Molecule: c-di-GMP-I riboswitch aptamer
Organism: Streptohalobacillus salinus
RNA sequence: GAAUAAAUGGGGCAAACUAUUCGAAAGAUUAGGACGCAAAGCCACGGGUCUAAAGCAUUAUCGUUAAGAUCGCCGGGCUACUUAU
Numbered sequence: 001g002a003a004u005a006a007a008u009g010g011g012g013c014a015a016a017c018u019a020u021u022c023g024a025a026a027g028a029u030u031a032g033g034a035c036g037c038a039a040a041g042c043c044a045c046g047g048g049u050c051u052a053a054a055g056c057a058u059u060a061u062c063g064u065u066a067a068g069a070u071c072g073c074c075g076g077g078c079u080a081c082u083u084a085u
Stems, first nucleotide, its partner, number of pairs: 003085004012037002017032003021028002035072001041078003045075003048070003055064002
C1' cells in the first nucleotide's frame, strides 16, 4: 500500500415514541430517547415506495401528475475511522 473480516478494546451513528420548529402533505430540523447499524457516511443516478400543493380534468367531489420526500427499501457511484488476518 492492497484485499478480506467485525471476535475483542476504544470510539461513531440513532428506529419507534415525546416535545419543538418548518412544510399543503409525505417528510425534515433541534432536544430527549435506543430498535438496530461495519459504511445507518455522502450522491435521488436506475428501480421501488410515500405524498399530491401547483398544473390537467371535473358543476363539484373523486381522479391524474413530482418539479416534493425516502440512501435506516434495493441496486449503482464516491469517500472513510479503529482493530484483526